[in-house]
The RNA shown here (transfer RNA) has 73 nucleotides and comes from a Candidatus Firestoneibacteriota bacterium.

RNA sequence: GGCGGUGUAGCUCAGUUGGUAGAGCACGGGAAUCAUAAUCCCAUGGUCGGGGGUUCAAGUCCCUCCGCCGCCA
Numbered sequence: 001g002g003c004g005g006u007g008u009a010g011c012u013c014a015g016u017u018g019g020u021a022g023a024g025c026a027c028g029g030g031a032a033u034c035a036u037a038a039u040c041c042c043a044u045g046g047u048c049g050g051g052g053g054u055u056c057a058a059g060u061c062c063c064u065c066c067g068c069c070g071c072c073a
């Protein structure tokens, strides 16, 4: 340099045909216990990698740039 994959919560990842952004874990609060762990309940947490375009509407479609991984040279 070429090709392919990937980027969504602190971490690991879902997200269907374009139509309200989610789960588990972690962290915080509570219940329960003599107490702790486990367990149960609740809450917090998001420029969806950056920018632009299409659309009434974009995590999702298109263009471009950036990071990471793999293959080829």
Stems, first nucleotide, its partner, number of pairs: 001072007010025004019056001028042004049065005
The sequence was found in a public genome assembly.